[in-house]
Molecule: transfer RNA
Organism: Candidatus Nomurabacteria bacterium
RNA sequence: GCCCUCGUAGUUAAAUGGAUAUAACUGCGGACUUCUAAGCCGUUAUUCCAGGUUCGAUUCCUGGCGAGGGCA
Repeated sequence: GCCCUCGUAGUUAAAUGGAUAUAACUGCGGACUUCUAAGCCGUUAUUCCAGGUUCGAUUCCUGGCGAGGGCA
């Protein structure tokens, strides 16, 4: 320098153009317990950035930024 893959809660991941973006763990609250833990109930928080296409974008297109890999 060229090519490929990826970027979604604090973390790890779902979501093949139709929506209130889903779950687990974490956090917070409650109940239980002599106390703590476990288990139980509830609850908070997320689409890397900027454009474009579309009635509608996490999803498709372009550029940028970042991570990983391959070739030279």